[in-house]
């Protein structure tokens, strides 16, 4: 966008359309075909006329009864009209459906010299004179109808002869013209062939002929799918026959059709057009219109002009209905209407008024054609559900940062209008003269008169216009595709609030479109799908130069036809619009026809430039046989010789004392040819290597003698075709699948090793595939170079020149390509041919067909499944990849852990709790710089509920605090004493109690919502960016490349030039010296003093302190390097290439690590998940594990004495002397807020003593006893001091850590936290080493570079079989269904043919009887029905085979 459409919500009104797409299932009922009496004959007839019966009403009236004559029967005439039947026309038109149909069905164009045509139109001519039935009708009859049957009447525009007449048909035979055959036209001649009457008139019919109109029959073209391919017997032609004619029949003859796709299989009405699309196409054929087909299925014919006939006949079949059971009737795919089918599709309606048909002279009848109505938002168009105004932006709703935003001028209100619908008054055209109107009281028009009665759909993550809240929690659910949901969902569901369309809105299903994604326009094939293994070659396609000449292709111009509708344009009617009318294009194509001759083709008659022969050359692992050789391997026999030999990564199986290996010497056999050997050579491709020699094929160079396009590609087809492997037969030395052994390993059905058989080799046959690759078909002709090599020729200055031809490499330019990359050997510009491709799997697999002895090969699909699956590059990561290069990374060294004992964290267990977190390196003496209570967040038990804790608002109180009572485990409850400022005296602050609600609280949940701090990589050299350039891009250069540094540190070079965060300096300490300043630090010199002692006076020179300042920069100098950066050595120097430490950690990674420091979104509790108290717990204890800490001792323990720091704390604090105590400690209280006084004793160390190598005078666990400290309390659970006790342990297994100089090692001190408590931690000195060849190798790191299927990035990615669960398929003993041909039976209806011993009016004839015709019967064809074998095809089958999806 588009639909004949459902299906889901909604739902005013007109108007034009449209409406069973399924079951060509089955139908009840009505109705859809009749008509004419001016053909015909008979019947009845209303009314009219005549005749004869009747006798009413009324009048009279002697009441007897007379006139009168109605009404109503009979009988004849006539008669408008009515009608079964004979006859004529129409029922072949008009509706309807689309089942068959792949076809001359259908379009379109012709052809008819191969042919028809009722009714019509026009023109010529006729129409005379006869016969013989026969329906209806009557009688009689058979039946249950339905239908007849026999006999007898009559009638025609119903039938049959005769006559007349043709310029027409037939036949016979003659002729002139003319055509592409049969032939056709014309003249003339002989035989034969017609009619129908009615009507008053006016006409209306009937025959003949010719002509048109009109409608049919035949032919050419082009036209769905399937290639797992042949088909055909009336089949192809002929010439009789025979039809309108084409078809048919019989007879000769053997033909036709087929890869240009026949056959046979599915599908399907065809076309105008519609629908899409820029066109080109491409799906489609429903309404309308042309044509075809069918009319319950099949299968015949009559009638007729026309049919093999929807509402006709016959026959079989299958159903449905009626039956007196014997027999009969039926055909909605006419218009309605029922049922069924189905996701689905209308009233058993008016009308002949118009438009048309059919008959009729006509009135006129009929007509479900048709014109209208009525259902249906099914689809088009058209209107409307109001207009203006109107901010307090109400109110209510949603949201909110609580301010406000929006809904929203929207409503409310004021004004105006009245389209539609309602209601009332008129009221139509459609009918060409009169009458006639179904729709219809309908369109339309007025009038009054209300905002009243009249909106929903979908959609809001991107594609796609439009966003919030809440609810849910990978749950329910959405989704056209990507995808959304796992506690903050703009993608579920609701709500608001917005977009879009609108009486509709979506969704579903179809088609085109986008998709150049079947490529005619308009594609591709080196790596993405895709080039055949190669070659020759057939059809078939394409083809060199220049002339004549045809015109088949081609252009051009007229012609004719492309029906109408329907498009498109301009006009016109319905108020517009759909809709409708008119008139013009269009209608791309057929066909004729006239012309033109570039090009293609056809025909001729040349030419050499392209093929191709010749003739001279030269080079080759080209290929077939046939002899020859040498080296090597094994074997064999002999000889020397002796214990091993082989093999490996290292063995081991194996060989060998029966003599191997090794070596000599002969000897046999197969096989394969070292060097030369070369991105050198031949060859279609596979492939070809030792020499001779025989036969054979190709290229190529030079000559230019000779053909004169012979060319080039190839669908089928032949052929050739590697190794493997397969048959027959030889051969087998060395290899060497299977197979064995022996190693490797968790396993080793491998990979190594010892052996070892098919095979490898030869001969003849098959196979027929390979990453059969340059993953690049073949042929031709063009497009800068340079630079190698091979074969030939030429010129040459004889050169390493110079030019050509043919091959074969390389690196390049245009060009090209998605890159990569090709680039004269093209993947580049162009032509020709052929194969091949069209998303991944499934699958080169099934079945079928071919081939093969098998192996298998060659053609080669589908269900299902997925949203990919691939390609080139890119940046990264990664690799048991390479290169380079650093790190206590290894390697050299020293000392460690692992073993003991404790101490300390974790795990795991336990428990009422053992609160929480931290996990590999980067948790684990971590968070914790220190859990007895508090901390405490855990458990018990007890209380509290506006709350321990903030801020508001009310009431009371005067306090708060401070000392004491009671109850109680406390918390709490309850006493008592003592006890505020300020004031205008109203109060106000402050502080308690009470209360009500905002709210507090939360160490609850989410570090995967998060800031904000941290660890790690890593103090690693790295990580970016601007402009520029280069690439379609992503991205790359810069930063890579050579040196060199600790360093992306510097230089040097380069399509780069700068820059920026890092690094380095700047900053702190530490080494050195000069300077200033000199007290609580010193004391050289000069005094005083003591037993000694900066104690003093005094100095500040040394020391020290802390302030400034120099000093180190590769500055000098020598080598090396590129005259560079640098590097080595050297001099000076306190210190030398960063002096030494230290603070400083780049872009980033790890969803690290913390919601338990702190903040903090959302969630959760609110008489608790908050709070408050006591108690316990976190400290538990078979057991594992990490960090320490003592140690195993003599480089050592212990006693004894003598010594040398640094950095540091101190007022609730250090705390001195001095006393007491064995000691923990007490007691004291000088002195110091510290350069001062105190802690403090420094310790290894010297120096002397002992001990003597043991579980010890080692080594302290553990227990026992008694105490001291601090604290509200040391029972769970503290430190330390004494005496006693006196474990393990004797240097620690696999493994592992930590350290390159004042460092390891060892010793000690002091600091934070703290009442108390350090083997942790942080700091400080003291003593004071080894070793580093060097980067192979482990671990990390960095740079380049290469692979890569990885991008969560190697903890990646993924293959296969087993199990399990579903789908879909192949096989499958078979079972069943269906379809289509074959073959035989049987053999209806009917044509046609034959037929006798049957019937028969017309016409001949005296008759006899012929002509004719009928019925039977017979027979060919023949439907349906039956029977066989076989074929196709669908469904199912136990079992089976793979396949494909699932965590």
């Nucleotide at each position: 966008g588009a639909u004949g459409a459902a299906c889901g919500c909604u739902g005013g009104c007109g108007g034009c359309a449209c409406g069973c797409a399924u079951a060509a299932c089955a139908c009840a009922u009505g109705c859809a075909a009749g008509u004419a009496g001016a053909g015909c004959g008979a019947a009845c007839g209303a009314g009219g006329g005549a005749g004869g019966c009747g006798g009413a009403a009324g009048u009279u009236u002697u009441c007897g009864g007379a006139c009168g004559g109605a009404a109503g029967g009979c009988u004849c005439c006539u008669a408008a009209g009515u009608u079964a039947g004979c006859g004529g026309c129409g029922g072949a038109c008009g509706g309807g459906u689309g089942a068959g149909u792949a076809a001359c069905a259908g379009g379109u164009g012709g052809g008819u010299a191969a042919c028809c045509u009722g009714g019509c139109c026009u023109a010529u001519a006729c129409a005379g004179g006869g016969g013989g039935a026969u329906a209806a009708c009557g009688u009689a009859u058979a039946g249950a109808a339905a239908u007849g049957u026999a006999c007898g009447c009559c009638a025609a525009u119903a039938c049959c002869g005769c006559a007349u007449a043709a310029g027409c048909c037939u036949a016979c035979g003659c002729u002139a013209u003319c055509g592409c055959a049969u032939g056709a036209u014309g003249a003339a001649g002989u035989a034969g062939g017609a009619a129908a009457g009615c009507g008053u008139u006016a006409g209306u019919g009937g025959u003949a002929u010719a002509g048109g109109a009109u409608g049919g029959g035949c032919c050419g073209c082009g036209a769905c799918u399937g290639a797992u391919a042949g088909c055909u017997a009336g089949u192809u032609g002929g010439a009789g026959g025979g039809u309108a004619g084409a078809g048919c029949c019989a007879c000769c003859a053997a033909g036709g059709c087929g890869a240009c796709g026949a056959u046979c299989a599915g599908u399907a009405g065809c076309c105008g057009g519609u629908c899409u699309g820029a066109g080109a196409g491409g799906a489609u054929g429903g309404a309308c219109g042309g044509c075809c087909a069918c009319a319950u299925u099949g299968g015949g014919a009559c009638u007729g002009a026309g049919a093999c006939a929807c509402g006709g006949c016959c026959c079989a079949g299958a159903c449905u209905c009626c039956u007196a059971c014997g027999g009969g009737a039926g055909g909605c795919a006419g218009c309605a209407g029922u049922g069924g089918g189905g996701a689905a599709u209308a009233u058993u309606g008016c009308a002949c008024a118009a438009u048309g048909g059919g008959g009729g002279a006509a009135a006129c009848c009929c007509u479900g054609a048709u014109g209208c109505a009525g259902c249906g938002a099914u689809g088009c168009c058209g209107c409307g559900u109001g207009a203006a105004g109107g901010a307090a932006g109400a109110a209510g709703g949603u949201u909110u940062u609580c301010g406000g935003a929006u809904u929203g001028u929207a409503a409310a209100c004021u004004u105006c209008u009245a389209u539609c619908a309602g209601c009332a008054a008129g009221g139509a055209a459609g009918a060409a003269a009169a009458a006639g109107g179904a729709c219809a009281g309908u369109a339309c028009u007025u009038g009054a008169g209300u905002a009243a009665g009249c909106a929903g759909c979908c959609c809001c993550g991107g594609c796609u216009a439009a966003c919030u809240a809440c609810g849910u929690g990978c749950c329910a659910g959405c989704a056209g595709c990507c995808g959304c949901g796992g506690u903050a969902a703009u993608a579920c569901g609701u709500a608001g609030g917005g977009g879009g369309c609108g009486a509709g809105c979506g969704u579903u299903a179809u088609c085109c479109g986008g998709a150049a994604u079947u490529a005619c326009u308009g594609g591709g094939u080196g790596u993405a799908a895709a080039g055949g293994g190669u070659g020759c070659g057939u059809a078939g396609g394409c083809g060199g130069c220049a002339c004549u000449u045809u015109a088949a292709g081609u252009c051009a111009g007229u012609u004719g036809u492309g029906a109408a509708a329907c498009c498109c344009a301009c006009a016109g009617g319905c108020u517009c619009a759909a809709c409708u009318u008119g008139u013009g294009g269009c209608u791309u194509g057929c066909a004729a026809u006239u012309g033109a001759a570039a090009c293609u083709g056809g025909a001729g008659a040349g030419c050499u430039a392209g093929a191709g022969u010749g003739c001279a050359g030269g080079a080759g692992a080209g290929g077939a046989a046939a002899g020859c050789g040498g080296a090597a391997u094994u074997c064999c026999u002999a000889g020397u010789g002796u214990a091993g030999c082989g093999g490996u990564g290292a063995a081991a199986u194996g060989c060998g004392u029966a003599g191997a290996u090794a070596u000599u010497a002969g000897g046999a056999a197969g096989a394969a040819c070292a060097c030369c050997g070369g991105u050198g050579g031949c060859g279609a491709a596979g492939g070809c290597g030792g020499c001779u020699u025989u036969c054979u094929g190709g290229a190529c160079u030079g000559c230019a003698a000779c053909u004169g396009a012979c060319g080039c590609u190839g669908a089928g087809g032949c052929a050739c075709g590697a190794a493997a492997g397969c048959g027959u037969g030889g051969g087998g030395a060395g290899c060497a699948a299977a197979c064995a052994g022996g190693a490797u390993u968790a396993g080793a059905u491998a990979c190594c090793c010892u052996g070892g058989u098919a095979g490898u080799c030869c001969a003849c046959g098959c196979c027929g595939u390979a990453a059969a690759c340059g993953a690049u078909g073949a042929a031709u002709g063009c497009u800068a170079g340079g630079u190698g090599u091979u074969g030939g020729c030429g010129c040459u200055u004889a050169g390493a020149g110079c030019g050509u031809c043919g091959g074969u490499g390389c690196c390049g330019a245009a060009g090209u390509u998605a890159a990569c990359g090709c680039a004269a050997u093209a993947a580049g510009c162009a032509u020709u041919c052929c194969a091949c491709c069209u998303g991944g799997g499934g699958a080169g697999u099934a079945c079928g067909a071919c081939c093969g002895c098998a192996a298998g090969g060659u053609u080669g699909a589908a269900a299902c499944u997925c949203a990919a699956a691939g390609g080139a590059a890119u940046u990264g990561a990664c690799g048991g990849g390479g290169c380079c290069c650093c790190g206590c990374a290894c390697a050299a060294g020293c000392g460690g852990u692992g073993g003991a004992g404790c101490a300390u964290g974790u795990g795991g267990u336990u428990u009422a709790a053992u609160u929480c977190g931290a996990a590999g390196c980067a948790a684990c003496g971590c968070g914790a710089a220190g859990a007895a209570c508090c901390u405490u967040a855990c458990c018990a038990a007890g209380u509290c509920u506006u709350g321990a804790c903030a801020u508001c608002c009310c009431u009371c109180u005067g306090a708060a605090u401070u000392a004491u009572g009671u109850a109680g485990a406390a918390a709490u409850a309850u006493g008592u004493a003592a006890g505020c400022u300020u004031u205008u005296c109203g109060g106000a602050g402050c502080a308690g109690a009470g209360g009500a609600g905002a709210c507090a609280g939360g160490u609850g949940a989410u570090g995967c919502a998060u800031g904000g701090u941290u660890g790690u990589c890593g103090u690693c050299a790295g990580c970016u960016c601007g402009u520029g350039u280069c690439g379609u891009g992503a991205g790359a250069u810069g930063u890579u490349g050579g040196g060199u540094u600790a360093a992306g540190u510097c230089c040097c070079g380069c399509a780069a030039c700068g820059a920026g965060c890092g690094c380095a300096a700047c900053c702190c300490u530490u080494a050195u010296a000069u300077u200033u300043a000199g007290u609580a630090g010193c004391c050289a010199g000069c005094g005083c003093g003591u037993a000694a002692u900066g104690g003093u006076g005094g100095g500040c020179a040394c020391u020290c302190u802390a302030g400034a300042u120099a000093g180190a920069c590769u500055g000098c100098c020598g080598u090396g390097g590129a005259g560079a950066a640098c590097a080595c050595g050297g001099a000076g120097g306190a210190a030398g290439g960063u002096g030494g430490g230290g603070a400083u950690g780049a872009c980033g990674u790890c969803a690290a690590a913390u919601c338990a420091u702190c903040a903090u979104g959302c969630c959760c509790c609110u008489u608790a998940u908050g709070a408050c108290u006591u108690g316990g717990g976190c400290u538990a204890c078979a057991c594992a594990c990490g960090u320490g800490c003592u140690a195993c001792a003599a480089u050592g323990g212990c006693u004894g004495u003598c010594a040398c720091a640094a950095a540091g704390a101190g007022a609730g604090g250090c705390g001195a002397a001095g006393c007491a105590g064995g000691a923990a400690u007490g007691u004291g209280g000088a002195g110091c807020g510290a350069a001062g006084c105190u802690c403090a004793a420094a310790a290894a160390g010297g120096c002397a003593g002992u001990c003597c190598c043991a579980g010890u005078u080692c080594g302290g666990a553990u227990u026992g006893u008694a105490g001291u400290c601090u604290g509200c309390a040391a029972c769970u659970c503290g430190a330390c001091u004494a005496c006693a006790u006196g474990a393990a342990g004797a240097u620690g297994g696999a493994a592992u850590c930590g350290c390159u100089a004042g460092u390891a090692a060892u010793c000690g001190c002091a600091g934070a936290u703290c009442a108390g408590c350090a083997u942790g931690c942080u700091g400080c000195g003291g003593u004071g080493a080894a070793u580093a060849c060097g980067u192979u190798c482990c671990c990390g790191g960095g740079g380049c570079u290469u692979g890569u299927a990885c991008a969560c990035a190697c903890c990646g990615c993924c293959c296969g079989u087993c199990a399990a669960a579903c789908c879909a398929u192949g096989g499958g003993a078979g079972u069943u269904u269906g379809g289509a041909g074959c073959a035989c039976c049987c053999g209806a209806a009917g044509c046609c043919a034959g037929u006798g011993g049957c019937c028969c009016a017309a016409c001949c004839g005296a008759a006899a009887g012929g002509g004719g015709g009928g019925a039977g019967c017979u027979g060919u064809c023949g439907a349906a029905g039956g029977u066989g074998a076989g074929c196709c095809a669908g469904a199912u089958g136990a079992c089976u085979g793979g396949g494909g999806u699932u965590a």
Small-subunit ribosomal RNA from an uncultured bacterium, 1447 nucleotides, folded computationally.